[in-house]
RNA sequence: CCAAUAGAUAUCUAGGGUUCCGAUCGCAGUGGUAAUAGUGCUGCUGCGAUGACUGGUCCGAGAGUUAUCGACCUCCUCCUACCAGGGGGUUACACGGAGGGAUAAAAGCCCGGGAGAA
Numbered sequence: 001c002c003a004a005u006a007g008a009u010a011u012c013u014a015g016g017g018u019u020c021c022g023a024u025c026g027c028a029g030u031g032g033u034a035a036u037a038g039u040g041c042u043g044c045u046g047c048g049a050u051g052a053c054u055g056g057u058c059c060g061a062g063a064g065u066u067a068u069c070g071a072c073c074u075c076c077u078c079c080u081a082c083c084a085g086g087g088g089g090u091u092a093c094a095c096g097g098a099g100g101g102a103u104a105a106a107a108g109c110c111c112g113g114g115a116g117a118a
Base pairs, nucleotide, nucleotide: 007069008068009067010066012064015059016058020056021055022053023050024049025048026047027046028045029044030043031042032041033040034039070091071090072089073088074087075086076085077084093113095116099111100110101109
């Protein structure tokens, strides 16, 4: 100076919004209840609104967790040798916008170990 590898998947979390469930509020219908009426309370059903609604489902980290696999190095067993099997080790470092994209919607998701910085 040049080339190659520095990986993949899953669990969980930080975080995220609002499809679905639930919750809350409103409207309508219906049942019950208070002697009657008005009206109130309450249960059920439908429709709508709300995520500055704790939640369940859901999304979710290159620079977060854990695990499995893979890769590399080494030792042992078997073998002429290779291969295969088993044990151990390594798998480092990492400040980062704005803007855009997907999904129901948003985000440490994707663009992106990007632009940039030291």